[in-house]
Context: one part of a larger RNA
Molecule: large-subunit ribosomal RNA, domain IV
Organism: Planctomycetota bacterium
RNA sequence: CUCUCGAAAAGGAACUCGGCAACUUAACUCCGUAACUUCGGGAUAAGGAGUGCCCUCUCGUGUGUAGGAGUUUACCUUCGAAGCACAGGGGGGCCGCAGCGAAAAGGGUCAAGCGACUGUUUAUCAAAAACACAGGUCUCUGCUAAGACCGCGAAGUCUACGUAUAGAGACUGACGCCUGCCCGAUGCCGGAAGGUCAAAGGGAUGGGUUAGCCGCAAGGCGAAGCUCAGAACUGAAGCCCCGGUGAAUGGCGGCCGUAACUAUGACGGUCCUAAGGUAGCGAAGUUCCUUGUCGGGUAAGUUCCGACCCGCAUGAAUGGCGUAACGACUUGACCGGUGUCUCUUCGAGAGGCUCG
Numbered sequence: 001c002u003c004u005c006g007a008a009a010a011g012g013a014a015c016u017c018g019g020c021a022a023c024u025u026a027a028c029u030c031c032g033u034a035a036c037u038u039c040g041g042g043a044u045a046a047g048g049a050g051u052g053c054c055c056u057c058u059c060g061u062g063u064g065u066a067g068g069a070g071u072u073u074a075c076c077u078u079c080g081a082a083g084c085a086c087a088g089g090g091g092g093g094c095c096g097c098a099g100c101g102a103a104a105a106g107g108g109u110c111a112a113g114c115g116a117c118u119g120u121u122u123a124u125c126a127a128a129a130a131c132a133c134a135g136g137u138c139u140c141u142g143c144u145a146a147g148a149c150c151g152c153g154a155a156g157u158c159u160a161c162g163u164a165u166a167g168a169g170a171c172u173g174a175c176g177c178c179u180g181c182c183c184g185a186u187g188c189c190g191g192a193a194g195g196u197c198a199a200a201g202g203g204a205u206g207g208g209u210u211a212g213c214c215g216c217a218a219g220g221c222g223a224a225g226c227u228c229a230g231a232a233c234u235g236a237a238g239c240c241c242c243g244g245u246g247a248a249u250g251g252c253g254g255c256c257g258u259a260a261c262u263a264u265g266a267c268g269g270u271c272c273u274a275a276g277g278u279a280g281c282g283a284a285g286u287u288c289c290u291u292g293u294c295g296g297g298u299a300a301g302u303u304c305c306g307a308c309c310c311g312c313a314u315g316a317a318u319g320g321c322g323u324a325a326c327g328a329c330u331u332g333a334c335c336g337g338u339g340u341c342u343c344u345u346c347g348a349g350a351g352g353c354u355c356g
Stems, first nucleotide, its partner, number of pairs: 001351008010342002014340001027051005036041001038174001052094007060086004067079004071074001095099001107335007114327002119131002135172007147158003175322004180252003185249002187245005194240003200234002205229005212221003253271005280314001281311001292308005
C1' cells in the first nucleotide's frame, strides 16, 4: 500500500451528479396514533413508557389428596381444603454505566410524477414508467365454425368431446367522472342500374394451298379438304359507381378590423376545408425561445411544489382527467443518526514487501 472489519474529540451532509456507502431504528407488553379513504385501510402511522434479581400479598387456570353433594350405584358425575405446576396483578427491597444486559429483529415524515394492485422480463451491463392483469369496447364465427398446424394430395390434428353467457382476433387496461367534431382520403361492410373487364363460347370476314376452268404465253379465277388469322355478340369477381361505418387507419385552419387612456377583443369581415381541437389538462416524462413570469420553501434554489396560459409541437380506449392502497421505480424537502465530509487517526485479521 490492497482487502475485510472495529473505534473516534468537536461539528453533523459542509461530501457528492445524487446521503452512494455506512450509521440510526429493531423483540415483547402498555399508552397513543393525522390527512386522506374504494370505509377494507392508512397503521408497527407518528410519538412515548416499561422489561433484571430477591421477599411478600393476592386473583385465576390446570391437576387433584382428604372431604362434601347428586343420581341412572358406576373403573359414575360434580364441587373441591392441601400439595404440585402455570400464567397474571399489588407492595417492599437489591445491584450495575447498562436488565429484550449476548445473538437474531422496521429509521421515520411530507409533497409530486408514472404504473391501479400481487405478478412477469433483457440466463451473462437495463427489473422499469416496459409486459401481463381483472375490467371495458369493437370485429369475425351457426359447427365439416371462424382461426391455426401438418401434408403433393386424399386424409388427419388443435379449437372441443366445447356451441354465440361459446371460441377466435384487435385495441384499451382496477375504480370514479367522461370519451367531442370530421366518412373528403385509406380500410371494412352493404348495394346492384350503368361503365370497364379474363379464360371460354362464338364465328362474320380475310389469307395460304389446289383438282378444275380460262388464256398462244405471261398469268388469272378457283370448289371440297387441310390450314392461318379473326369482327360482332355472350361472358364472373374485381375496379369505376351509390351508400354506411371512428373504442376502423387517420385528421381536427389562416388573415384583417373592432369597446370613452392604454391594453385586450365578447363582436364583425374574408379566404380555405371532410371537419377546423369540445370537456379536461397544460413551461408537462410533451415548452424551442427558457434559469418564461408570479408565489412557496433556502442566507443563497437552472432542480422541486402551487399558479398563470403566449400549448415552437396537449387532448379524449394510439384513451383524457382524477384517484385510496401498493412500488428494491423516478423527483424535491425535512427530522433523527452518522468518518460521506471538515481531516484524518488508532486498532484487528488476511495479503503484498524483506529474510529464511